[in-house]
Context: one part of a larger RNA
RNA sequence: GAGUGAACGCUGGCGGCGUGCCUAACACAUGCAAGUCGCACGAGAACGCUUCAGCUUGCUGAAGUUAGUAAAGUGGCGCACGGGUGAGUAAGGCGUGGGUAACCCACCUCCGAAUUGGGGAUAACAUUGCGAAAGCGAUGCUAAUACCGAAUAAUAUCUUUCGCACCUCGGUGCUUAAGAUCAAAGAUGGCCUCUCCUUGGAAGCUAUCGUUUGAAGACGGGCCCACGUACCAUUAGCUUGUUGGUAGGGUAACGGCCUACCAAGGCUACGAUGGUUAGCUGGUCUGAGAGGAUGAUCAGCCACACUGGAACUGACACACGGCCCAGACUCCUACGGGAGGCAGCAGUGAGGAAUUUUGCGCAAUGGGGGAAACCCUGACGCAGCAACGCCGCGUGAGUGAUGAAGGCUUUCGGGUCGUAAAGCUCUGUCAAGUGGGAAGAACCUGCAUGGUGAUAAUACCGCCAUGCACUGACGGUACCACUGAAGGAAGCACCGGCUAACUCCGUGCCAGCAGCCGCGGUAAUACGGGGGGUGCUAGCGUUACUC
Numbered sequence: 001g002a003g004u005g006a007a008c009g010c011u012g013g014c015g016g017c018g019u020g021c022c023u024a025a026c027a028c029a030u031g032c033a034a035g036u037c038g039c040a041c042g043a044g045a046a047c048g049c050u051u052c053a054g055c056u057u058g059c060u061g062a063a064g065u066u067a068g069u070a071a072a073g074u075g076g077c078g079c080a081c082g083g084g085u086g087a088g089u090a091a092g093g094c095g096u097g098g099g100u101a102a103c104c105c106a107c108c109u110c111c112g113a114a115u116u117g118g119g120g121a122u123a124a125c126a127u128u129g130c131g132a133a134a135g136c137g138a139u140g141c142u143a144a145u146a147c148c149g150a151a152u153a154a155u156a157u158c159u160u161u162c163g164c165a166c167c168u169c170g171g172u173g174c175u176u177a178a179g180a181u182c183a184a185a186g187a188u189g190g191c192c193u194c195u196c197c198u199u200g201g202a203a204g205c206u207a208u209c210g211u212u213u214g215a216a217g218a219c220g221g222g223c224c225c226a227c228g229u230a231c232c233a234u235u236a237g238c239u240u241g242u243u244g245g246u247a248g249g250g251u252a253a254c255g256g257c258c259u260a261c262c263a264a265g266g267c268u269a270c271g272a273u274g275g276u277u278a279g280c281u282g283g284u285c286u287g288a289g290a291g292g293a294u295g296a297u298c299a300g301c302c303a304c305a306c307u308g309g310a311a312c313u314g315a316c317a318c319a320c321g322g323c324c325c326a327g328a329c330u331c332c333u334a335c336g337g338g339a340g341g342c343a344g345c346a347g348u349g350a351g352g353a354a355u356u357u358u359g360c361g362c363a364a365u366g367g368g369g370g371a372a373a374c375c376c377u378g379a380c381g382c383a384g385c386a387a388c389g390c391c392g393c394g395u396g397a398g399u400g401a402u403g404a405a406g407g408c409u410u411u412c413g414g415g416u417c418g419u420a421a422a423g424c425u426c427u428g429u430c431a432a433g434u435g436g437g438a439a440g441a442a443c444c445u446g447c448a449u450g451g452u453g454a455u456a457a458u459a460c461c462g463c464c465a466u467g468c469a470c471u472g473a474c475g476g477u478a479c480c481a482c483u484g485a486a487g488g489a490a491g492c493a494c495c496g497g498c499u500a501a502c503u504c505c506g507u508g509c510c511a512g513c514a515g516c517c518g519c520g521g522u523a524a525u526a527c528g529g530g531g532g533g534u535g536c537u538a539g540c541g542u543u544a545c546u547c
Stems, first nucleotide, its partner, number of pairs: 001547004006543005013393006019386002021351001026349003030346003035077003040074002047068001048065008084304003093229008103221002108217002111214005116150001118148002125140006156181005163174005186209006195202003230276003237267003242264008279301004283294004306327004329340004357383001359382003365379001366377004396426004406417004430488001433482004445469009491536005496517003502531005512519002
């Protein structure tokens, strides 16, 4: 000199954009942070609507309605994303580059085939038992895209097999033939050409969404290899599933991953083993660079979710707001037993020099569910607080000499603050007040009309176009106009040298200053105050840390 997620002191007008527990991975009151689908299913209370009756004229009762609709239940998908933190981890991580002839991939895209025919339960519910509660049972009833057999099926899988090609030489790819094994689920809308009853339905046809199976892709992941990746040798030897082989098991998959047997290996001064510290990277800061320091915010990867361990479900977890066991802690209890996990967003206590609101909204972007309308979303978009940082603007402009008054100083003549003020003439940024007030973010969606695809079809459905209607948290915000120089807007540090800037008074080795040199013991430009000056400026200094 530059820098900071800073803190402290004095001071403080506005706006934009960012940033905001670095300490106790300490403990947490309260609210919210993951739901959704009635176009999978049974049952549908209260409410709504319609009709009727009674009458007290707005109540009661009955019947019905569309399944409109709340809380429950079965089922599907999601909850493995998104969000947080950096405890652990010096290598099962990360970065770069490869490999997988050793692998998986729900939803999505494209292509093909299929969607036949049956069965038994169970929740909800009803009745009921136990328990303070959490909850746990018994009996009975019922449905499904829940569950289970059966049928059919190849290009799938497995076994055997005829050949060809390739290389890592026992595997891979292609291929001929045979055998074995494996599947499914329906829902909603429309139509009556054909069949049957015939109001309208059933079957059928058709559209959309699904279901099963196969092939390919995309996306995402698993595993392996090489190189790089802090300090200590005042850590020198370490290792028995250890190193390799054979066989088997296990996994989506290779492998001591696991087991049995066999061999006795494997690593190491090019630093093994041990210890200390630490998430890694893109980056960030500094520097001419080489380097050094660092890893907040943003982005990629990893790890963790009260502590330790284990698995279940699932395409994916050994799962932050899931389950089980053990432990510590907190809470409830009728003492028999139960409940909980903010390193999600706010917020509280504690710790600390120190770090914000228990805000608004799903309007946008993105995500989950749904055919859709839509619902959910503390992701996100916004607002609030904080000079914490960067950037921008303002605190007026011009003119104005009796160089006013006043302060300070003086050699008493004067000098200086100083065009500074007052006065006069203007301007109107910002703040305040009054009035007006957007654009954009809006695309979607619904309805109507037209075209078009599919279809037996002018129906339904999909796509496109046009018209109308509707959707904004921010927010009466940005912005504009009017009024208006005051009655709203300047401080902080320094002035001995380094280092820009000097005098007076007070003090008298005292009080004090100080980054270094050093000042102060009666004329202190170094202490304290006044005047003046210098520097920066809504900041200025100090401290801490990095180069």
Description
A computed fold for a 547-nucleotide part of an RNA from a metagenome, annotated as small-subunit ribosomal RNA, 5' domain. Its mean pLDDT, the model's own confidence on a scale to 100, is 80.